RNA sequence: GGCGCGUUAGUAUAAUGGUUAGUACGCUGGCUUGUCACGCCAGAAGCACGGGUUCGAUUCCCGUACGUGCCG
Numbered sequence: 001g002g003c004g005c006g007u008u009a010g011u012a013u014a015a016u017g018g019u020u021a022g023u024a025c026g027c028u029g030g031c032u033u034g035u036c037a038c039g040c041c042a043g044a045a046g047c048a049c050g051g052g053u054u055c056g057a058u059u060c061c062c063g064u065a066c067g068u069g070c071c072g
Base pairs, nucleotide, nucleotide: 001071002070003069004068005067006066007065010025011024012023013022018055027043028042029041030040031039048064049063050062051061052060
């Protein structure tokens, strides 16, 4: 330098064009307990960035950035 894949919450991960973006662990608060843990309830927190297509984009297309693999 060329080609492919990926980027969603603190971490891991789902979504196949439309409803409030879901789940687990973690975190915060409450209940429970003599205390802690466990358990139960509630809550905060996320679509890498820019543009395009569309009535509507996390999803499709293009570019940029970053990560990763292969080739040179």